[in-house]
RNA sequence: GGGCCGUUAGCUCAGUUGGUAGAGCACCGGACUUUUAAUCCGUGGGUCGCGGGUUCAAUUCCCGCACGGCCCA
Numbered sequence: 001g002g003g004c005c006g007u008u009a010g011c012u013c014a015g016u017u018g019g020u021a022g023a024g025c026a027c028c029g030g031a032c033u034u035u036u037a038a039u040c041c042g043u044g045g046g047u048c049g050c051g052g053g054u055u056c057a058a059u060u061c062c063c064g065c066a067c068g069g070c071c072c073a
Stems, first nucleotide, its partner, number of pairs: 001072007010025004019056001028042004049065005
């Protein structure tokens, strides 16, 4: 230098014919318990890496950039 893949909640990840985003764990509150743990119930938490383009509408399609991984040279 070239090619491919990835970037979504604090963490690990889902999310297809484009229609205003979810799970598990964690955190917080409550129940239970002498207390803790475990168990059960509930709440909150996300400009979907950044910037453009297409569209009535973009996490999704297109382009560029950044970061990470693998391969080739």
Predicted 3D model of a 73-nucleotide RNA (transfer RNA) from an uncultured Pseudomonadota bacterium. Its mean pLDDT, the model's own confidence on a scale to 100, is 80. It matches the Rfam family "tRNA". Rfam links the family to the GO term triplet codon-amino acid adaptor activity. It is annotated as a transfer RNA.